Transfer RNA from an uncultured Candidatus Peregrinibacteria bacterium, 72 nucleotides, folded computationally. It matches the Rfam family "tRNA". Rfam's curators write: Transfer RNA (tRNA) molecules are approximately 80 nucleotides in length.
[in-house]
RNA sequence: GCCGCUGUAGCUCAGUGGUAGAGCAUCGGUAUCGUAAACCGAGGGUCACCAGUUCAAAUCUGGUCAGCGGCU
Numbered sequence: 001g002c003c004g005c006u007g008u009a010g011c012u013c014a015g016u017g018g019u020a021g022a023g024c025a026u027c028g029g030u031a032u033c034g035u036a037a038a039c040c041g042a043g044g045g046u047c048a049c050c051a052g053u054u055c056a057a058a059u060c061u062g063g064u065c066a067g068c069g070g071c072u
Stems, first nucleotide, its partner, number of pairs: 001071007010024004018055001026042005048064005
């Protein structure tokens, strides 16, 4: 220098055009003589960034940035 993959909650990830989700973690509660496990609930998001397409974009297109891998 060229090519490919990845970027979504604190962490690990799902979601392939129509309300952004799960598990773990955190907080509150139930229960217990008490603690933990268990059960119920709550909070937490600029979907990396910029533009484009569309009635509508996490999703499609282009570019930028970061990480990983391959080729030279």